[in-house]
RNA sequence: CAAGCUAGCCGGGUGGUCGCGGCCUGGAUCUCCAGGUCGAGGAAAGUCCGCACUCCAAAGAGCACGGUGCCGGCUAACGGCCGGGCGGGGUGACCCGACGGAAAGUGCAACAGAGAGGCAUAUUACCGGCCAGGGCUAUGGCUCUCGGCCGGUGAGGGUGAAACGGUGGUGUAAGAGACCACCAGCGGUGGCAGAAAUGUCGCCGGCUCGGCAAACCCCACCGGGAGCAAGGUCAAGCAGAGUGGAUGGCUGACCUGGUCUUUCGGGACCAGGGUAGUCGCCGGAGCUGCUCGCUCCGGAUGACACUCGGGUAGACCGCGCGAGCGCAGCAGCAAUGCUUCGCCAAGAUAGAUGACCACCGCCCGUUUAUACGGGCACAGAAUGCGGCUUACAGGCUGGCUUGACAU
Numbered sequence: 001c002a003a004g005c006u007a008g009c010c011g012g013g014u015g016g017u018c019g020c021g022g023c024c025u026g027g028a029u030c031u032c033c034a035g036g037u038c039g040a041g042g043a044a045a046g047u048c049c050g051c052a053c054u055c056c057a058a059a060g061a062g063c064a065c066g067g068u069g070c071c072g073g074c075u076a077a078c079g080g081c082c083g084g085g086c087g088g089g090g091u092g093a094c095c096c097g098a099c100g101g102a103a104a105g106u107g108c109a110a111c112a113g114a115g116a117g118g119c120a121u122a123u124u125a126c127c128g129g130c131c132a133g134g135g136c137u138a139u140g141g142c143u144c145u146c147g148g149c150c151g152g153u154g155a156g157g158g159u160g161a162a163a164c165g166g167u168g169g170u171g172u173a174a175g176a177g178a179c180c181a182c183c184a185g186c187g188g189u190g191g192c193a194g195a196a197a198u199g200u201c202g203c204c205g206g207c208u209c210g211g212c213a214a215a216c217c218c219c220a221c222c223g224g225g226a227g228c229a230a231g232g233u234c235a236a237g238c239a240g241a242g243u244g245g246a247u248g249g250c251u252g253a254c255c256u257g258g259u260c261u262u263u264c265g266g267g268a269c270c271a272g273g274g275u276a277g278u279c280g281c282c283g284g285a286g287c288u289g290c291u292c293g294c295u296c297c298g299g300a301u302g303a304c305a306c307u308c309g310g311g312u313a314g315a316c317c318g319c320g321c322g323a324g325c326g327c328a329g330c331a332g333c334a335a336u337g338c339u340u341c342g343c344c345a346a347g348a349u350a351g352a353u354g355a356c357c358a359c360c361g362c363c364c365g366u367u368u369a370u371a372c373g374g375g376c377a378c379a380g381a382a383u384g385c386g387g388c389u390u391a392c393a394g395g396c397u398g399g400c401u402u403g404a405c406a407u
Base pairs, nucleotide, nucleotide: 001403002402003401004400005399006398007397008396009395010394012360013359014358015357016356017355018354020039021038022037023036024035025034026033027032041378045389046388048387049386050385051384052383053227054226055225056224065223066222067221068220069219070084071083072082073081074080085099086097087096088095089094100218101217105216106215107212108211124156125153126152127151128150129149130148131147132145133144134143135142136141165183166182167181168180169179170178184208186205187204188203189202190201191200192199193198231317232316233315234314240308241307242306243305244304248279249278250277251276252275254273255272256271257270258269259268260267261266281299282298283297284296285295286294287293324343325342326341328339329338330337331336361376362375363374364373365372366371
């Protein structure tokens, strides 16, 4: 210098004007004004995990269902994070891995290939015997065939991602873990290292038992349900229950019954019913600052007032001092933990967090340049917290690797 790997951070800046939401102070007073102060994110997102919190349920155990799956640590917890082991990729920094069981059972494997799975298969091929035909011959036989039949083999060729261990030898008619040596793998067993996963060094065994379990399944472990529209407090109106409550007087017409009287047409009185008017009573509204008073309306077929329980609208709490944030120090490889000091930093409720101007920064386009025009990634709180995943223009910083060159 170039190409990379990895960890962390920022993600337009400054000033001004206007506007919006919360809180505080002051003034006005019924919802307004003035001043001050605070006002989105690294993902607020997806809602995929784990919790807090709340209500409901709940003896214990099992089945079902779902999840997790190497070891150790961290944590409130986790499927998260850190460290380690093993396997895979990369020259390397480094990255990736649901990483228990395929020797309990079931199932699956395109195309190609003879054969794709239990002690399988035989296209080509190798070998032996018999038969048929040919050639040679010293008559003992030997040898050949795009030959036929029977038998042996699975070594060589070929297919495939994968073909029932690999290499070399012994052996054989030809061969084969049939046998032997070494190697790989599996099972058993022992020593050493390690906290463990695991590593390493031996011995024994039969010779080998293929792959897929984010296919069913088996094993071990874990898991109650619903969610802030959780849930709670206050509580209009309507409906319900209870208590109180004026419930009276006079007059007239009418109806029913009785008594008395009569000139027989009726009349008088009493009682009951019902209705109208009026006075009174009760309640409400208005006039008024209050009382009296006046006016209007309603009520005794219960107005109206009070009380009670549940509870709708509505209001408030839950709701931001918390598994909090920042800087140091200490312990630890690290995740993380502990301690000192400092800080308080959105809380709306159909949802505020915005717009404009000036200068600067960056990007794109036109342009020789100047200059001009356009743009500022993804996105956006709704109970909170820890993670994971996904989206993201551009930029900054630390550490490391490989290659080239120079000294």